[in-house]
RNA sequence: GAGGGUAUAGCUCAGUGGUAGAGUGCGCGCCUAGGAAGUACGAGGUCCUGGGUUCAAACCCCGGUACCUCCA
Numbered sequence: 001g002a003g004g005g006u007a008u009a010g011c012u013c014a015g016u017g018g019u020a021g022a023g024u025g026c027g028c029g030c031c032u033a034g035g036a037a038g039u040a041c042g043a044g045g046u047c048c049u050g051g052g053u054u055c056a057a058a059c060c061c062c063g064g065u066a067c068c069u070c071c072a
Base pairs, nucleotide, nucleotide: 001071003069004068005067006066007065010024011023012022013021018055026042027041029039030038048064049063050062051061052060
């Protein structure tokens, strides 16, 4: 320098055009003599960034940034 991939909750990830989710972690209730485990509820998100397409974009298109990978 050229190609490919990834970016979504604190962490690990799902979500291929129509209300953003799971596991885990965190808070709280129940349970317990007290914990752990279990169970119920809750908080937590500018979906990396700037544009475009569309009635509607986390999702499609273009640019940028960061990281991973491969070629030289």

The RNA shown here (transfer RNA) has 72 nucleotides and comes from Vicugna pacos. The source organism's lineage runs through Eukaryota, Gnathostomata, Mammalia, Camelidae and Vicugna. Rfam family: tRNA. Rfam classes the family as a transfer RNA.